[in-house]
Context: one part of a larger RNA
């Protein structure tokens, strides 16, 4: 390397959109680059290979033939592939209708808790623990109550539900914005599929600058437990958490399952669309059934080491693309690139099993 694999045994880039590349629907008549057939030329000799002679048999040697899978011209064939022309409509798209949804950005409002401040009312305790003690209180707490403030967050509805590329989204209402399935079948006419580099977008935590600080709470600091207790428990408490502008670029960023396409027995359930019927109190109403696209969950076939997957495939096949090749050293040195740093991305060997 040929392979051979990548859900859990090494391997699917966090996620998308995209250049190069590679692959690509149906029809016609062209043209002959790939392809395929034939001639000629050339493929040096030995060597390998068939046969035969030399030989008691081996090696050896001589002769003879194929071969030498290429390479060059040249005459043909034209299924497919390529090029170039013409069209087509099923794949894409666009466009028309009604539609659902925690998508998304902004701004505005709204609750409950809570916490703090003043007042009113009231007295000895609260708070906290398995038990305590730190801590709070008579300068008057905890409890009730009334007014104001301050910031995060938004119970029930709530779901196995919805949406979004993924991260990830949830109080109400407005505005601007994107997708998306379904129904028409008006328009384009292969405009598509994946995609090395590259671009965006990307949980929590972390960093820069300016705010902003109720609760929470890494470091601290008491108190407790303990032989110790740099910990579980308890009292406190700075960053952070929150906004604004930026950087960072990582996760068990998990369905540990790349995208896209066609095929392939059955049941149920729920989400949105559509088409026919039945009822009807004629409602934005209830059923039924068929269809599409989602989201489960039961299983056929078939797969698979097994668990399991099973028309949302991990089934049968197609097209691209990233990755993997015994453990350790190691995601570590080193060089580079990016980054205020923290680190990131790329990424070994020596030596050991």
């Nucleotide at each position: 390397u040929u392979g051979g694999g990548u859900c859990u045994a090494a391997a699917a880039c966090a996620u998308c959109c995209g250049u190069a590349g590679c692959u690509u629907g149906c029809u016609u008549a062209g043209u002959a680059a790939g392809u395929c057939u034939c001639u000629u030329g050339u493929g040096a000799a030995a060597u390998a290979c068939c046969g035969u002679c030399u030989c008691c048999u081996a090696a050896g040697g001589g002769c003879g033939g194929a071969a030498a899978u290429g390479c060059a011209a040249g005459a043909g064939a034209u299924a497919c592939u390529g090029c170039a022309a013409a069209g087509c409509u099923c794949g894409a798209g666009a466009c028309c209708g009604g539609g659902a949804g925690a998508c998304g950005u902004a701004a505005c409002g709204a609750g409950u808790a809570c916490g703090c401040a003043u007042g009113g009312a009231g007295u000895a305790a609260c708070g906290g623990u398995a038990a305590a003690a730190u801590g709070u209180g008579u300068u008057g707490a905890u409890c009730c109550u009334a007014u104001g403030c301050g910031g995060a967050c938004u119970a029930c509805c709530a779901a196995u539900a919805g949406c979004g590329a993924a991260g990830g989204c949830a109080c109400g209402u407005u505005a601007c914005g994107a997708g998306c399935a379904c129904g028409g079948a008006u328009c384009u006419g292969a405009c598509a599929g994946u995609g090395a580099g590259g671009g965006a977008u990307g949980a929590a935590g972390g960093c820069u600058a300016g705010g902003g600080g109720c609760g929470c709470a890494a470091a601290g600091u008491g108190g407790a437990u303990u032989a110790g207790a740099u910990a579980c428990c308890c009292a406190u408490g700075u960053a952070g958490u929150c906004c604004u502008a930026g950087c960072a670029g990582u996760a068990a960023a998990c369905a540990c399952u790349g995208c896209a396409c066609a095929c392939u027995g059955a049941a149920c359930a729920u989400u949105g669309g559509g088409g026919c019927c039945u009822c009807c109190u004629c409602g934005a109403g209830a059923g039924g059934u068929c269809u599409c696209a989602g989201u489960g969950c039961u299983g056929u076939a078939g797969g698979g080491a097994a668990g399991c997957c099973g028309g949302a495939g991990a089934g049968u096949g197609u097209g691209c693309u990233a990755c993997c090749u015994g453990g350790g050293a190691a995601g570590u040195a080193u060089a580079g690139u990016c980054g205020c740093a923290a680190g990131a991305c790329c990424g070994a060997a020596a030596c050991u099993u």
This is a predicted structure of a 353-nucleotide part of an RNA (small-subunit ribosomal RNA, central domain) from a freshwater metagenome. The prediction has a mean pLDDT of 86. Its Rfam family is "Bacterial small subunit ribosomal RNA".